[in-house]
A computed fold for a 72-nucleotide RNA from a Candidatus Bilamarchaeaceae archaeon, annotated as transfer RNA. The prediction has a mean pLDDT of 82.
């Protein structure tokens, strides 16, 4: 330099073009003499960035960037 893949909550990952969710973690409550476990509730996302298509984009298209991998 070129090909491919990847980027979504603190972490690991989902999500037919139609309200972005789960597990773990965090906070609060219940339970306990207390802790843990268990149960319930809650907070936490401008979906890497910019543009385009569309009534509507995390999703489709273009460009840039991050990370990984392969080739040279």
């Nucleotide at each position: 330099g070129g090909g491919c893949a990847u980027g979504u909550a603190g972490c690991u990952c989902a999500a037919c073009g139609g309200u972005a969710g789960a597990g773990c973690g965090c906070u609060c409550g219940c339970c306990u003499u207390g802790c843990a476990c268990g149960c319930g509730a809650g907070a936490g996302g401008c979906u890497a960035a910019g543009g385009g298509u569309u009534c509507a984009a995390a999703u489709c298209c273009c460009u840039u960037c991050u990370u990984g991998u392969c080739c040279a």